[in-house]
RNA sequence: UCGUGCUAGGCGGGGAGCUAGCGGUGCCCUGUACCCGCAAUCCGCUACAGCGGGGCUGAAUCCCCUCCUUGAGGCCCCGUGCAGUCGGGACUGCUGCAGUCAGCGGCGUUGAUGGCUGGGUCCUGAGCGGCGAGAGCCCGUGAACGGGUCAGGCCCGGAAGGGAGCAGCCAUAAGCGGUCACUCUCGGGUGCCUCAGGGGUGCCUGGCCUGAGUCGUCUGACUGUACGCAAGCCGACCCGCAGGGGUCGAGAGGAGGGUGCACGG
Numbered sequence: 001u002c003g004u005g006c007u008a009g010g011c012g013g014g015g016a017g018c019u020a021g022c023g024g025u026g027c028c029c030u031g032u033a034c035c036c037g038c039a040a041u042c043c044g045c046u047a048c049a050g051c052g053g054g055g056c057u058g059a060a061u062c063c064c065c066u067c068c069u070u071g072a073g074g075c076c077c078c079g080u081g082c083a084g085u086c087g088g089g090a091c092u093g094c095u096g097c098a099g100u101c102a103g104c105g106g107c108g109u110u111g112a113u114g115g116c117u118g119g120g121u122c123c124u125g126a127g128c129g130g131c132g133a134g135a136g137c138c139c140g141u142g143a144a145c146g147g148g149u150c151a152g153g154c155c156c157g158g159a160a161g162g163g164a165g166c167a168g169c170c171a172u173a174a175g176c177g178g179u180c181a182c183u184c185u186c187g188g189g190u191g192c193c194u195c196a197g198g199g200g201u202g203c204c205u206g207g208c209c210u211g212a213g214u215c216g217u218c219u220g221a222c223u224g225u226a227c228g229c230a231a232g233c234c235g236a237c238c239c240g241c242a243g244g245g246g247u248c249g250a251g252a253g254g255a256g257g258g259u260g261c262a263c264g265g
Stems, first nucleotide, its partner, number of pairs: 001265006009057003012030004020046005034054005063258008073248006080242003084237005091232001093229002095226009104216004114209008122198006128191002131187006138178004147170003154163003
């Protein structure tokens, strides 16, 4: 150095979580990813390794170590920006209200504004009127058992005469109906009415004095105010997305080094 047979090794790794700690099952990432059985209020350990069984490959492009570059993904921190939730009302903005000023418009010497004074509208009481109801008055009707007059008839009487009295007629009572002109009483969602008293400055209106402003539901600016709003803003929370820092890191690329045994040529 070559050949044959074997052995160590390899046939995945990582993150978070669990755990005193480690490996594994379960989750996630990576991706050429042997097979079977087992494992979450779990399995096996205190170690270069999950436990048990089987298979392939095998000393090098393939196994092991170191360094450099890159790097999926996970975890931690910050709270810079965005998003979300809750709160606040200092500032800004918006809205409402009040005031001042300016503009515009209306009214105004045919008198603005202000002052004084009277009346009405309002309330109370009385009167008058109207309306309605009831009663009276008036008209009509209205009685076997009320009245008057009582033909005929009846009774008493010698007679004169007297008596009771049906029907009819007449006037009426209670009641019923009507008229509503008049009278009385009562009532009100009653009145261009009258009188007395009160109240009030909101509205209308009369008189006197004064003598130029006054009003606006309009527009703009400014000021104040609101236990009005919350877009901006401020604060808190969350850690979703982006960002920054840290940590672990599969995989990829590069450089360097390391690792056997037996037999034969």
Bacterial large signal recognition particle RNA from an Ardenticatenaceae bacterium, 265 nucleotides, folded computationally. It was read from a public genome assembly, where an Rfam model found it. Its Rfam family is "Bacterial large signal recognition particle RNA". It is annotated as a non-coding RNA gene. Rfam links the family to the GO terms signal recognition particle, plasma membrane targeting and SRP-dependent cotranslational protein targeting to membrane, signal sequence recognition. Taxonomically the source falls in Ardenticatenaceae (Bacteria, Chloroflexota, Ardenticatenia, Ardenticatenales).